[in-house]
RNA sequence: UCUUUAUCCAGAGUGGUGGAGGGAAAGGCCCUGUGAAACCACAGCAACCGGUUUGUCAACGCCGCAAGGCCCGUGCGAACGUCAGGUGCUAACUCCUACUUGCUGAUGCCUUUUUAAGGCGAACGCGGGAAAGAUGAGGA
Numbered sequence: 001u002c003u004u005u006a007u008c009c010a011g012a013g014u015g016g017u018g019g020a021g022g023g024a025a026a027g028g029c030c031c032u033g034u035g036a037a038a039c040c041a042c043a044g045c046a047a048c049c050g051g052u053u054u055g056u057c058a059a060c061g062c063c064g065c066a067a068g069g070c071c072c073g074u075g076c077g078a079a080c081g082u083c084a085g086g087u088g089c090u091a092a093c094u095c096c097u098a099c100u101u102g103c104u105g106a107u108g109c110c111u112u113u114u115u116a117a118g119g120c121g122a123a124c125g126c127g128g129g130a131a132a133g134a135u136g137a138g139g140a
Base pairs, nucleotide, nucleotide: 001140002139003138004137005136006135007134008133013042014041015040016039017038021031022030023029026097027096028095043090044089045088048086049085050083051080052079053078054077055076056075061070062069063068094132099129100128101127102126103125108120109119110118111117112116
């Protein structure tokens, strides 16, 4: 750098150095001299990987004439962060939107056999999906 896959409406900040930017990118909207980025220290959140304990169906293996029994591993879960591990994270839903689609359907528009039917359909709003991105785990 590319790629596969899971997750992304929860949660969690103080101090020091630093000195003007930051929130990926575009537009918005925000944060910021009551101190941005970055770095350091300590603290915290979460539970992806790893770890420990544990439940269970099925399959395999072993034993048995059979009923059935036993162990290990795998699969699927559950609990534990008092678990001295590897990451990650600690403003705003991934801050929001963009592309597509469903619902809604105006003091709007169109049609007709014209007072009722049918159709179109913007904004706002709500939802599904995609794209992009972030993080973990795996692969090249």